Predicted 3D model of a 73-nucleotide RNA (transfer RNA) from an uncultured Chloroflexota bacterium.
It matches the Rfam family "tRNA". It is annotated as a transfer RNA.
RNA sequence: GGGGAUGUGGUGUAGCGGCUAACAUGCGGCCCUGUCAAGGCCGAGAUCGCGGGUUCGAACCCCGUCAUUCCCG
Repeated sequence: GGGGAUGUGGUGUAGCGGCUAACAUGCGGCCCUGUCAAGGCCGAGAUCGCGGGUUCGAACCCCGUCAUUCCCG
């Protein structure tokens, strides 16, 4: 230099072009308990790596770019 894969709450993952972006765990509050743990309920937390484009509508499609990683030279 060329090509591929990945990038989504703190962490680990899901998410046929159509919603209020879901689940687990963690975090905060309450309940339960003699206490803790476990369990139950509620809540906060991601504008989806970044910038553009297509579309009535984009996490999803297209272009560029950045990071990590793999392959080729």